Context: one part of a larger RNA
Molecule: small-subunit ribosomal RNA, central domain
Organism: uncultured Gemmatimonadota bacterium
RNA sequence: CUGGGCGUAAAGGGCGCGUAGGCGGCACUUGCAAGUCUACUGGUAAAAGGCCGGGGCUCAACCCCGAGGCAAGCCAGGGAUACUGCGGAGCUAGAGACAGGUAGAGGCAGGUGGAAUUCCGGGGUGUAGCGGUGGAAUGCGUAGAGAUCCGGAGGGAACAUCGGAGGCGAAGGCGGCCUGCUGGGCCUGGGUCUGACGCUGAGGCGCGAAGGCGUGGGGGAGCGACAGGAUUAGAUACCCCUGGUAGUCCACGCGGUAAACGAUGGGCACUGGGUGCUGGAGGGAUCGACCCCUUCGGUGCCGUAGCUUACGCGAUAAGUGCCCCGCCUGGGGAGUACGGCCGCAAGGCUGAAACUC
Numbered sequence: 001c002u003g004g005g006c007g008u009a010a011a012g013g014g015c016g017c018g019u020a021g022g023c024g025g026c027a028c029u030u031g032c033a034a035g036u037c038u039a040c041u042g043g044u045a046a047a048a049g050g051c052c053g054g055g056g057c058u059c060a061a062c063c064c065c066g067a068g069g070c071a072a073g074c075c076a077g078g079g080a081u082a083c084u085g086c087g088g089a090g091c092u093a094g095a096g097a098c099a100g101g102u103a104g105a106g107g108c109a110g111g112u113g114g115a116a117u118u119c120c121g122g123g124g125u126g127u128a129g130c131g132g133u134g135g136a137a138u139g140c141g142u143a144g145a146g147a148u149c150c151g152g153a154g155g156g157a158a159c160a161u162c163g164g165a166g167g168c169g170a171a172g173g174c175g176g177c178c179u180g181c182u183g184g185g186c187c188u189g190g191g192u193c194u195g196a197c198g199c200u201g202a203g204g205c206g207c208g209a210a211g212g213c214g215u216g217g218g219g220g221a222g223c224g225a226c227a228g229g230a231u232u233a234g235a236u237a238c239c240c241c242u243g244g245u246a247g248u249c250c251a252c253g254c255g256g257u258a259a260a261c262g263a264u265g266g267g268c269a270c271u272g273g274g275u276g277c278u279g280g281a282g283g284g285a286u287c288g289a290c291c292c293c294u295u296c297g298g299u300g301c302c303g304u305a306g307c308u309u310a311c312g313c314g315a316u317a318a319g320u321g322c323c324c325c326g327c328c329u330g331g332g333g334a335g336u337a338c339g340g341c342c343g344c345a346a347g348g349c350u351g352a353a354a355c356u357c
Stems, first nucleotide, its partner, number of pairs: 003329004007311002012325001014207004021200003025091002028088001030087003034084002036080003040077005052066005094197001095194003098189005106182007113159001120151001122150004129140002167174002212254004217250002222248002226243004265324006273302012306313002330357003339350004
């Protein structure tokens, strides 16, 4: 390279926007003729080889001869125009716009609420324990703890019930309440507007949980990498206790990873059903929200055909096809070394070989 693959065997990029490129709807008496086609013309296509004819080694393989033929291939010319392409002029089924509705923890900012934990060298009652475990100990307590009642102080973080197999978001992710700003989706409409404006997307740019880094930063209730006690043969641990720094939170900047998972890239089309939840529209019936039917979007479960090594998937496909991107090619060595790029660092991205089984 050809090929075969990527849910779990190696393999889907963490996610989006989008550049180049690749691919692309219906129709025209339309133009060109690059791709494409041509029993058309000329040239080229060394020798050897292949095909055809003839010959030499007993045959064959092998070898030799024939200004012969050949076909593709390439070049130039003539011709064809279905398809692709390029140009022209159109269409509305894709895509978008417009109008009216609509659900939602989608995002950002500001404000605000209650419960709980903690703390008080506040007060009252009250006395010997509390705490904790499998059992203990460290620890706290006669300077009055723990328990209980009242009060106060702010303070930080998180939002019980509602809450759901629920909803929203491209992913990461998003949950008290209120306000402001703001992104996206869905439904309905008449065919009202644009008229293929589309799909994908190497590079590129942006977003990106937790942990981590920077600031003579802020904040710090609880938790807590850590230390001690205990356990144990040991215990650099698990469970428990005591103390508790960074961190966890906020601001701004950096970092760019993950079992970033549906371990399943995106788009379009097609292919029996059944049953929930969720958002919308229409119809039937009715007083009606209940109930029944139809339909569009989302999200679950079960299953037909088919697919799959199996498990399982099964209109939310892992079925049947087409388009584009990413990726795989035995295990270890190794996501290592070296180099390059990025980063303040930690490290990230790219990514081997020897050797070995």